[in-house]
The RNA shown here (c-di-GMP-I riboswitch aptamer) has 94 nucleotides and comes from a Bacillota bacterium.
């Protein structure tokens, strides 16, 4: 140093679920909390899941220059604690 990873040692890191704040929703953030994780640091580049406000089609209905509703469609929204990739990084028993 590289691979690798203990029931070490120092830390770190937070699921679920509760509150609060945003968001249309998926989710985010910020408190508690503590399943679990050696990259549960970082980056949506690949699959992949998730949501669908505005748009597009349809197909209904009113008080019809417009307007409800209700399917489908569709990421430009999200997930790095679903996988692969990159970039970086603590400790050191086999």
């Nucleotide at each position: 140093u590289c691979c690798c990873g203990a029931u070490a040692a120092a830390g770190g890191c937070a699921a679920a679920c509760c509150c609060g704040u945003c968001g249309a929703a998926a989710g985010a953030c910020g408190g508690g909390g503590g399943c679990g994780c050696a990259a549960a640091g970082c980056c949506a580049c690949g699959g992949g899941u998730c949501u669908a406000c505005a748009g597009g089609c349809a197909g209904g209905g009113g008080u019809u220059a417009c307007c409800c509703c209700u399917g489908c469609u569709a990421a430009u929204g999200a997930c790095g604690g679903c996988c692969g990739g990159g970039c970086u990084g603590c400790c050191g028993a086999a």
NCBI's taxonomy places the organism under Bacteria, Bacillati, Bacillota. Model confidence (mean pLDDT): 86 of 100. Its Rfam family is "c-di-GMP-I riboswitch aptamer". Its family is annotated with cyclic-di-GMP binding in the Gene Ontology.